c-di-GMP-I riboswitch aptamer from a Thermodesulfobacteriota bacterium, 88 nucleotides, folded computationally. Its mean pLDDT, the model's own confidence on a scale to 100, is 76. It was read from a public genome assembly, where an Rfam model found it.
[in-house]
RNA sequence: UCUAGAAAAAGCCACUCCCGCCGAAAGACGGGGUCGGAAAACUACGGGUCUUGUCGACUGCAUCCACAAAGACAGCCGGGUUGCCUUU
Numbered sequence: 001u002c003u004a005g006a007a008a009a010a011g012c013c014a015c016u017c018c019c020g021c022c023g024a025a026a027g028a029c030g031g032g033g034u035c036g037g038a039a040a041a042c043u044a045c046g047g048g049u050c051u052u053g054u055c056g057a058c059u060g061c062a063u064c065c066a067c068a069a070a071g072a073c074a075g076c077c078g079g080g081u082u083g084c085c086u087u088u
Stems, first nucleotide, its partner, number of pairs: 004086002006088001012037002017032004022027001035075001041081003045078003048073003051069004056064002
């Protein structure tokens, strides 16, 4: 330096939930918290999911198909970029 992640250590992140706050919603942010995580760091590139809108099916509602993105999710999977530790 590369590869790998069985066991270990140091530090790190933080699901659900609760409180506050922003948003029409999905959801974001801050605090508490700790289910878990070797990329649970970054990136919407491919797929996917969710919200919303339009069209159609339906008497209508609900629901479903298709399309769009005004949007969300990187802790759904894959790709790309960067990166901590490793006594044995």